[in-house]
Context: one part of a larger RNA
RNA sequence: UUGGGCGUAAAGCGUGUGUAGGCGGUUUAUUAAGUCUGAUGUGAAAUCCCACAGCUUAACUGUGGAGGGUCAUUGGAAACUGGUAGACUAGAGUACAGUAGAGGUAAGUGGAAUUCCAAGUGGAGCGGUGGAAUGCUUUGAUAUUUGGAGGAACACCAGUGGCGAAGGCGGCUUACUGGGCUGUCACUGACGCUGAGACACGAAAGCGUGGGGAGCAAACAGGAUUAGAUACCCUGGUAGUCCACGCUGUAAACGAUGAGCACUAGAUGUUGGGGGAAACCUCAGUAUCGCAGUUAACACAAUAAGUGCUCCGCCUGGGGAGUACGGUCGCAAGACUGAAACUC
Numbered sequence: 001u002u003g004g005g006c007g008u009a010a011a012g013c014g015u016g017u018g019u020a021g022g023c024g025g026u027u028u029a030u031u032a033a034g035u036c037u038g039a040u041g042u043g044a045a046a047u048c049c050c051a052c053a054g055c056u057u058a059a060c061u062g063u064g065g066a067g068g069g070u071c072a073u074u075g076g077a078a079a080c081u082g083g084u085a086g087a088c089u090a091g092a093g094u095a096c097a098g099u100a101g102a103g104g105u106a107a108g109u110g111g112a113a114u115u116c117c118a119a120g121u122g123g124a125g126c127g128g129u130g131g132a133a134u135g136c137u138u139u140g141a142u143a144u145u146u147g148g149a150g151g152a153a154c155a156c157c158a159g160u161g162g163c164g165a166a167g168g169c170g171g172c173u174u175a176c177u178g179g180g181c182u183g184u185c186a187c188u189g190a191c192g193c194u195g196a197g198a199c200a201c202g203a204a205a206g207c208g209u210g211g212g213g214a215g216c217a218a219a220c221a222g223g224a225u226u227a228g229a230u231a232c233c234c235u236g237g238u239a240g241u242c243c244a245c246g247c248u249g250u251a252a253a254c255g256a257u258g259a260g261c262a263c264u265a266g267a268u269g270u271u272g273g274g275g276g277a278a279a280c281c282u283c284a285g286u287a288u289c290g291c292a293g294u295u296a297a298c299a300c301a302a303u304a305a306g307u308g309c310u311c312c313g314c315c316u317g318g319g320g321a322g323u324a325c326g327g328u329c330g331c332a333a334g335a336c337u338g339a340a341a342c343u344c
Base pairs, nucleotide, nucleotide: 004315005314006313007298008297012312014201015200016199017198021194022193023192025088026087027086028085029084030083031082033081034080035077036076037075038074039073040072041071042069049065050064051063052062053061054060091191092188093187094186095184096183097182098181099180103177104176105175106174107173108172109171110154115149116148117147118146119145120144121143125136126135162169163168206247207246208245209244210243211242215241216240220236221235222234223233258311259310260309261308262307263306266289267288268287269286270285271284272283273282274281275280293300294299317344318343319342326337327336328335329334
């Protein structure tokens, strides 16, 4: 390579948009590139295969035949694939009418709490722990009352509730704005699916410039603990956490499960629509259980890990190693790509 695989054994790109490519609904006519078929030419001989013959037999040799192709030329077939022309509406989209939502961006604004500041009351402790100490406090702390400042986060509602492609999104109001779902079946008429490259988005930490800084808190300092204690516990505390702009591009970025379409028992809850007087039916999600089937088992089971089709990505014993070297990107940290020797 062939083959077999990718929830947990190696293996689904973090997610989307989309180029090339691959694949693609129903139907009519046509074409004849693929496809099928006839003829002709060619595919040297020897070898291989079959039959017969010659050496006493065999090996060997001879004669005849068969076979061998992504071949060429030419004649035909038209089901399927492709091309061309036309038609259709079940895929896809549009329109209209509704509808739910922490979807996004910006501006404004609210209350509780922590901290700090000023003032009043008050007068000896507070704080902290397993127990303590460091620490704060008669220059009046802690407690309590009033006023003020400032930053960050939004209790209850809150829900295997909702929204988003993923990352993620939660006080309230306004503006702008993306997507979904349902109903009508009015319009377009295959406009579709996937997607190598490419482009965009992408938690936290980190980086650059400028702000901001209440609480928390790497580093750091001190107190304890301990044989030691570069820790766990305590008192402090700087980056950072917050904002704007730019970079980084990684996570157990997880459902450890790529996307799309179709098919295959049921039961129970729940969210948003529609129909119905109700029972209930139906569409789109979301959860639990469960049959067939699958699975090494665990489990999955219409939200499949079942049964099929299309396209992409990835795997091929452990270590060495996500390392070295080279390349691309980055301010750097580093990211992406990614071996071998050797060894078991």
Background
Small-subunit ribosomal RNA, central domain from an uncultured bacterium, 344 nucleotides, folded computationally. It matches the Rfam family "Bacterial small subunit ribosomal RNA". Gene Ontology terms of the family: structural constituent of ribosome and ribosome. Its mean pLDDT, the model's own confidence on a scale to 100, is 87.